RNA sequence: AGGAGCAGCCGUACAAUCGCGCGGAGAGAUUCGUGAGGAAAGUCCGGGCACCCUAGGGCAGAUUGCCGGAUAACGUCCGGUGCGGGCGACCGUGAGGAUAGUGCCACAGAAAUGCAGACUGCCGAUGGCUGAAAAGCACAGGCGAUGGUGCAACGGCGGGGUAAGAGCCCACCGGCAAUAUCGAGAGGUAUUGGCCAGGUAAACCCCAAUCGGGUGCAAGAUUGACAGAAAGGCUAAGGCGGCCCGCCAUCUUUCGACAAAUCGCUAGAGUUUACAGGUAACUGUAAAUCGAGACAGAUGAUUGUAUAGAAACAGAACCCGGCUUAUGAACUGCUCCUUUUU
Numbered sequence: 001a002g003g004a005g006c007a008g009c010c011g012u013a014c015a016a017u018c019g020c021g022c023g024g025a026g027a028g029a030u031u032c033g034u035g036a037g038g039a040a041a042g043u044c045c046g047g048g049c050a051c052c053c054u055a056g057g058g059c060a061g062a063u064u065g066c067c068g069g070a071u072a073a074c075g076u077c078c079g080g081u082g083c084g085g086g087c088g089a090c091c092g093u094g095a096g097g098a099u100a101g102u103g104c105c106a107c108a109g110a111a112a113u114g115c116a117g118a119c120u121g122c123c124g125a126u127g128g129c130u131g132a133a134a135a136g137c138a139c140a141g142g143c144g145a146u147g148g149u150g151c152a153a154c155g156g157c158g159g160g161g162u163a164a165g166a167g168c169c170c171a172c173c174g175g176c177a178a179u180a181u182c183g184a185g186a187g188g189u190a191u192u193g194g195c196c197a198g199g200u201a202a203a204c205c206c207c208a209a210u211c212g213g214g215u216g217c218a219a220g221a222u223u224g225a226c227a228g229a230a231a232g233g234c235u236a237a238g239g240c241g242g243c244c245c246g247c248c249a250u251c252u253u254u255c256g257a258c259a260a261a262u263c264g265c266u267a268g269a270g271u272u273u274a275c276a277g278g279u280a281a282c283u284g285u286a287a288a289u290c291g292a293g294a295c296a297g298a299u300g301a302u303u304g305u306a307u308a309g310a311a312a313c314a315g316a317a318c319c320c321g322g323c324u325u326a327u328g329a330a331c332u333g334c335u336c337c338u339u340u341u342u
Stems, first nucleotide, its partner, number of pairs: 001338008010328001012306007020035006037313001041324002044322005049216005061211005066080005081095001082093004096206002101204002103200003119147001121143003126140002128137003155173002158170003174196001176193007220263004224258001228255006238248003270289008
């Protein structure tokens, strides 16, 4: 200098005018304060909160799936292991069990799991036949080596061996098991062994762990003006009536009602900083800090200046923790590789 990996930062700013929601002040006119996000989004997980259903246990079901930790909880996060990719920084991982059992493995192929399979083939030592013998026949039979099919053909490859062959034997490699050892664990390392065991569990299934279910703030709670309805009182007083009962009125209680009012509602598993613990996620302590809260739903428009040109994606609706997706310009830090110079 070029290329790359990882992490971080900002998320237009200021001013003027007009306007909207909420709160405060004021008798009022009016005035003051405040007013979207990193994803407010998708609603995919997890929790808080609220109401309804639910004796207890089992079966069934659902979810999760290497190990350890964090957390209110999680399918999230952190650290590690194995495997895969990259020269590397680093990245990815839907990663329990195929030696419990069952199923499936299209087409092709002789054969697709049965200690299998002679289509192309090899041998025919031994036995048989012929022959005096050498040898021949390919009859009994022995072969999984060769070719071919296929994603996959019962470990790979080389040597020995043999009639021909074969883990039959040996070296190396892969796999499995046992033992020793290291580790908290997933696992790592070493030695030994018989040689060897196809794939598929996002097929059934097995194993382990976890789990009450449903509805979501228009959840839900409180209050009750009007119209109206029901029950009761009618003891004193009103109207009908001469009086009683009864009716009206009145009183009490209940229902009812309006998307009514108030609450829920926004200061919280909050944020920042410092210190302490921890590799980290995170936790503890202290201090500081915070200001939408509507219910048909406000947060806008115009102009000017500046960056960088007309500034991306987009917009709260009960609240949090995650994940996923969308997204503009500029900049910063650390690391890796290549080349050049000293």
Molecule: Bacterial RNase P class A